[in-house]
The RNA shown here (transfer RNA) has 74 nucleotides and comes from a Candidatus Bathyarchaeota archaeon. It matches the Rfam family "tRNA". Gene Ontology term of the family: triplet codon-amino acid adaptor activity. The family's RNA type in Rfam is transfer RNA. Taxonomically the source falls in Candidatus Bathyarchaeota (Archaea, Thermoproteati). Its mean pLDDT, the model's own confidence on a scale to 100, is 81. The sequence was found in a public genome assembly.

RNA sequence: GCGUUCGUGGUAUAGUGGUAGAAUAUUAGCCUUCCAAGCUAAUGACCCGGGUUCAAAUCCCGGCGGACGCACCA
Numbered sequence: 001g002c003g004u005u006c007g008u009g010g011u012a013u014a015g016u017g018g019u020a021g022a023a024u025a026u027u028a029g030c031c032u033u034c035c036a037a038g039c040u041a042a043u044g045a046c047c048c049g050g051g052u053u054c055a056a057a058u059c060c061c062g063g064c065g066g067a068c069g070c071a072c073c074a
Base pairs, nucleotide, nucleotide: 001070002069003068004067005066006065007064010024011023013021018054025043026042027041028040029039030038047063048062049061050060051059
């Protein structure tokens, strides 16, 4: 340099053209002699720009970053 693929709360992730989910985390409450575990509630997210569309985190193009493969150099 070329190709493929991924990018979603603090963390690791699911997901579909129409409301973003579960886990974990944090906080509060319940339970418990206390702690842990468990239960309930709350908090918090779609990498950036453009296009298509009534509507894009989702489809398309470009960029940025990561991973893998190939090539070049040595």